Predicted 3D model of a 377-nucleotide RNA (Bacterial RNase P class A) from Pedobacter sp. It matches the Rfam family "Bacterial RNase P class A". Rfam classes the family as a ribozyme. The prediction has a mean pLDDT of 75.
RNA sequence: AAUGCAAGCCGUUCUACCGCUGCGAUUCAUCUCGAAGAGGAAAGUCCGGGCAACAUAUAGCAUCUCGCUUCCUAACGGGAAGAGGUUUAGGAUUGAAAGCCUGAAUUAUGGAAAGUGCCACAGAAAGCGCACCGCCGAUGGCCUUAUGGCACAGGUAAGGUUGAAAACGUGAGGUAAGAGCUCACGAGGUAGCCGGGUAACCGGUCACUUUGUAAACCCCGGGAGUUGAAAGAUCAAAUAGGCUAACGCAUGUAGGGCUGCUCGUCCGAUGUUAGUGGGUAGAUCGUUAGAGAUAAAUGGCGACAUUUAUACUGGAUUAAUGGUAGAAGUCUUGAUUUAUUAGGAUACAGAACCCGGCUUACAGGCUUGCAUUUUUU
Numbered sequence: 001a002a003u004g005c006a007a008g009c010c011g012u013u014c015u016a017c018c019g020c021u022g023c024g025a026u027u028c029a030u031c032u033c034g035a036a037g038a039g040g041a042a043a044g045u046c047c048g049g050g051c052a053a054c055a056u057a058u059a060g061c062a063u064c065u066c067g068c069u070u071c072c073u074a075a076c077g078g079g080a081a082g083a084g085g086u087u088u089a090g091g092a093u094u095g096a097a098a099g100c101c102u103g104a105a106u107u108a109u110g111g112a113a114a115g116u117g118c119c120a121c122a123g124a125a126a127g128c129g130c131a132c133c134g135c136c137g138a139u140g141g142c143c144u145u146a147u148g149g150c151a152c153a154g155g156u157a158a159g160g161u162u163g164a165a166a167a168c169g170u171g172a173g174g175u176a177a178g179a180g181c182u183c184a185c186g187a188g189g190u191a192g193c194c195g196g197g198u199a200a201c202c203g204g205u206c207a208c209u210u211u212g213u214a215a216a217c218c219c220c221g222g223g224a225g226u227u228g229a230a231a232g233a234u235c236a237a238a239u240a241g242g243c244u245a246a247c248g249c250a251u252g253u254a255g256g257g258c259u260g261c262u263c264g265u266c267c268g269a270u271g272u273u274a275g276u277g278g279g280u281a282g283a284u285c286g287u288u289a290g291a292g293a294u295a296a297a298u299g300g301c302g303a304c305a306u307u308u309a310u311a312c313u314g315g316a317u318u319a320a321u322g323g324u325a326g327a328a329g330u331c332u333u334g335a336u337u338u339a340u341u342a343g344g345a346u347a348c349a350g351a352a353c354c355c356g357g358c359u360u361a362c363a364g365g366c367u368u369g370c371a372u373u374u375u376u377u
Base pairs, nucleotide, nucleotide: 001373002372003371004370005369006368007367008366009365010364012328013327014326015325016324017323018322020037021036023034024033025032039348043359044358046357047356048355049354050353051228052227053226054225059262060261061260063224064223065222066221067220068082069081070080071079072078083109084107085106086105087104088103089102090101091100110219111218115217116216117213118212132160133159134156135155136154139153140152141150142149143148168186169185170184171183172182173181187210188209189208190207192205193204194203195202196201232285233284234283235282242276243275244274245273246272247271255267256266257265258264293310294309295308296307297306298305299304329346330345331344332343333342334341335340
């Protein structure tokens, strides 16, 4: 310097004229003046909350959800740091396998020794057993004069086939041929003890042991009240609180609310529920001063926390935040006197109760880290 991967930031500014919205000042009102006016995702509506109502508050079941450790946070299925697993690049080592070291990526990561279920096709067979091609046939059987032959009975699962996976792997001994049958070196799992670590776990030693699958049902441990700003609250206005039906006239009934069910609890007598019909429907609050923002210092590997200082920056509700002109910024193409000039482009996109995350979209630019290659010193 180039390429690739990953993370983060920016993604427009000014002037003039005209126009719109709310706020402040002034005014009887209008006019006028002042300062201000849509994002990093405002999108998706996927998570978590604040807030409001039920409501005065529970318990159980069902249903749903989470699942390594420690920390951050109001909380989260979020974030930081680490551990284990899987994959992969490079390196060292070995007779071989397994394993080791340094990086990177990824991770839905409690339990298979409580139970049930499942593993298609292929293959002999997917964990009682049963053996397709094979191997042996010592002992017993048949044949041969005999050496010996056959492969019946029987033995076998070392070799081969199939597969994601075939009763832990490699090697040696042993055997009729074989097999953890025996031995050596290893791998996985479980329990005890010792050492390190806050912990998950890691290392060592010794004993026993050797399908998988829980993003299948299930078991274990933790969590969750419901609804959602079209939530809700207040004021105003209006009359036909009419008519019909059912149930009921009690010491809390009939019926209804909370919650999917039960318990429990609340409302409930000129009552409740369901239907039908008529009248009225305007305004205010919720509604933006915050679990907030910016800057500095201190602490921490980090996410972040504490302290101090500064500023107040949309609040619409048929829904404003704009239009025109010029100049600049950034990117890019060409010319050329290397400093000018001509042209083009400027992405994704638009608040509606608020906040923290996740996911998705994006012209172009900048910063940092890692890996590889090339060049120079």